RNA sequence: AUACGAUAAAGGCAAACCAUGAGCAAUCAUGGGACGCAAAGUAAAGGGUCUUGGCCAUACAAGGAAGUAGGUUAGAUAAGAUAGCCUUACUGCCGAA
Numbered sequence: 001a002u003a004c005g006a007u008a009a010a011g012g013c014a015a016a017c018c019a020u021g022a023g024c025a026a027u028c029a030u031g032g033g034a035c036g037c038a039a040a041g042u043a044a045a046g047g048g049u050c051u052u053g054g055c056c057a058u059a060c061a062a063g064g065a066a067g068u069a070g071g072u073u074a075g076a077u078a079a080g081a082u083a084g085c086c087u088u089a090c091u092g093c094c095g096a097a
Base pairs, nucleotide, nucleotide: 004095005094012037013036017032018031019030020029021028022027035084041090042089043088045087046086047085048082049081050080051079052078053077054072055071056070058069059068060067
């Protein structure tokens, strides 16, 4: 230095839940709180999931629509959220085997 990660040491982060605030929502911020985490540090590039609109061969309904359910690619799309879902990129503390 690289890989690796110990019932080591020093320090770190903080799920659910609660309060307040922001947002249509997913969710986020701050404080409290700890389930966990060796990248639970940073970045939405790829996949996944979720949200709000749009849309759709379909089912229900109907005179036709609206509506409800389901779906969004063979046919029907945008904007967002999530890095504590995975991959990827960059950076970083400690040092037993």